RNAcentral holds the sequence, with entries from Ensembl Metazoa.
Predicted 3D model of a 72-nucleotide RNA (transfer RNA) from Dermatophagoides pteronyssinus.
The coordinates come from a structure-prediction model, not an experiment, and the mean pLDDT is 85.
It matches the Rfam family "tRNA". The family's RNA type in Rfam is transfer RNA.
NCBI's taxonomy places the organism under Eukaryota, Protostomia, Ecdysozoa, Psoroptidia, Dermatophagoides.
RNA sequence: GCCUGCAUAGUUUAGUGGCAGAACGUUGGUCUUGUAAACCAAAGGUCGUGAGUUCGAUUCUCACUGUAGGCA
Numbered sequence: 001g002c003c004u005g006c007a008u009a010g011u012u013u014a015g016u017g018g019c020a021g022a023a024c025g026u027u028g029g030u031c032u033u034g035u036a037a038a039c040c041a042a043a044g045g046u047c048g049u050g051a052g053u054u055c056g057a058u059u060c061u062c063a064c065u066g067u068a069g070g071c072a
Stems, first nucleotide, its partner, number of pairs: 001071007010024004018055001026042005048064005
């Protein structure tokens, strides 16, 4: 330099065009002499950035940024 994959909550991640979910973690509560566990509830996401297509984009297209791999 060229090619390919990935980027979604604090972490790991699901989601093939129509309200963004789960687990773990965090916070509060119940329980306990106390802690942990268990149970209940809550908070936490401008879905990497910009543009395009569309009535409508996390999803499709392009560029950029970051990251992983491959080729030379």